[in-house]
Context: one part of a larger RNA
RNA sequence: UUCUGCUUAAGGAACUCGGCAAAAUAGCUUUGUAACUUCGGGAUAAAAAGUGCCUUGUUUGGUUUUACAAGGUUGCAGUGAAUGGACCCAAACGACUGGUUAUCAAAACCACAGGUCUCCGCUAAGUAGAAAUACGAUGUAUGGGGGCUGACGCCUGCCCAGUACUGUAAGGUUAAAGAAGUUGGUUAGUUAUACGAAGCCGAUGACAUAAGCCCCAGUGAACGGCGGCAAUAACUAUGAUUGUCCUAAGGUAGCGAAAUUCCUUGUCGGGUAAAUUCCGACCUGCACGAAAGGCGUAACGAUUUGGGUACUGUCUCAAGCAGAAGCUCG
Numbered sequence: 001u002u003c004u005g006c007u008u009a010a011g012g013a014a015c016u017c018g019g020c021a022a023a024a025u026a027g028c029u030u031u032g033u034a035a036c037u038u039c040g041g042g043a044u045a046a047a048a049a050g051u052g053c054c055u056u057g058u059u060u061g062g063u064u065u066u067a068c069a070a071g072g073u074u075g076c077a078g079u080g081a082a083u084g085g086a087c088c089c090a091a092a093c094g095a096c097u098g099g100u101u102a103u104c105a106a107a108a109c110c111a112c113a114g115g116u117c118u119c120c121g122c123u124a125a126g127u128a129g130a131a132a133u134a135c136g137a138u139g140u141a142u143g144g145g146g147g148c149u150g151a152c153g154c155c156u157g158c159c160c161a162g163u164a165c166u167g168u169a170a171g172g173u174u175a176a177a178g179a180a181g182u183u184g185g186u187u188a189g190u191u192a193u194a195c196g197a198a199g200c201c202g203a204u205g206a207c208a209u210a211a212g213c214c215c216c217a218g219u220g221a222a223c224g225g226c227g228g229c230a231a232u233a234a235c236u237a238u239g240a241u242u243g244u245c246c247u248a249a250g251g252u253a254g255c256g257a258a259a260u261u262c263c264u265u266g267u268c269g270g271g272u273a274a275a276u277u278c279c280g281a282c283c284u285g286c287a288c289g290a291a292a293g294g295c296g297u298a299a300c301g302a303u304u305u306g307g308g309u310a311c312u313g314u315c316u317c318a319a320g321c322a323g324a325a326g327c328u329c330g
Base pairs, nucleotide, nucleotide: 001325002324003323004322005321006320007319008318010316011315014314019311027051028050029049030048031047036041038151052073053072054071055070056069057068058067074078086309087308088307089306090305091304092303093301094300098110099109114149115148116147117146118145119144120143126135127134128133152296153295154294155293157226158225159224162223163222164219165218166217167216171214172213173212178207181204182203183202184201185200186199189195190194227245228244229243230242231241254288255285266282267281268280269279270278
C1' cells in the first nucleotide's frame, strides 16, 4: 500500500448518475392499525408497551403444565450470544403465480386464465412422410387446428375504393384433348407438258368448351386507412357558423409535452432556500387512439421513477485496531 473485518467526536446523504455499500429493523406476548378495495385483502400496515431471575398466591384435565396477580432482586444491557422484516407517500409498466438470453440482460419480454375471429362432420381439418403409415385421437364441435388480444371494470367509433377472404353465377375472356370444312403432298387411273377418286401423311380450322380472371355482392377483434384552403360574433382575441376543393372515409369515446412532444428546461400550480427529474393541470397530439386494443384498476413485482421517516464513515475528513497478502532484512 491492497484486501477482509471492527470501532469512531460533531454533523447526518452535504456523497453519488443513483443512499451503491454499510448501518438500521428483527423473535415472542399484548395494545393498536389508514387511504383504497374485486370485500378476499391492504396488514406483521403504521404506531406503541412488555420481555431476566427468586418467593408466594390464584388458575388449569395436567403442583415436572398454562395463564394471571402481588412482592422481592441483579446488571449499561434480560428475544443479554447466534439466528432473525426497515418503513411510508406518489407515479409508470405488466393484472396475478409462473417462464426466459446454460456462460455480461429476469425485464415493461414470453406465457397465462379470460375475450374474439377463422377452419374442421370424422377416412375431420391440420402436421410429418415421394409412400406405406403415424400424430391429431383409442378424441367427435362443451371437440380439435390456426391467427390476434391478454385478469377484472367501462368500452371497442367511421371507411369495403385498393389488397385479401367468402359468396354468386347472367354476360365477356380463356387451355389441352375433340372437330365439320378448306388446303398441300403422295398415286390407282384417265382424254397424259395436264387432271386426279379412295386411303395415308401434313397445314389450317368454324364450332363446342372447365376452373380462373374480368364483372357483381358481402366481410375490419381481415391486411389496412381515418384531409386541405378561405371567410365569419358590436374593442381585441377566438371561431359555435358558412363557403369551397378532394376522398373509400376524413380520428368518435377516452387519454394527451406521455416508455409517444422535435421546437422544449413548453406554460401554470405543488414539492425544494434553490429542481432539465417528479406530481397535478393546460392542449399548440412535429408524429396518441380504440383487441399491432383505448382508458381505468384492488392485489402482486430481486421491475422503473420521484419524495419522506429512521439509520448510518456514502460524505465533511479522516483516525485507530485485528487478521491476510505484498515489500525489506535474516
Predicted 3D model of a 330-nucleotide part of an RNA (large-subunit ribosomal RNA, domain IV) from Phacus tortus. The coordinates come from a structure-prediction model, not an experiment, and the mean pLDDT is 84.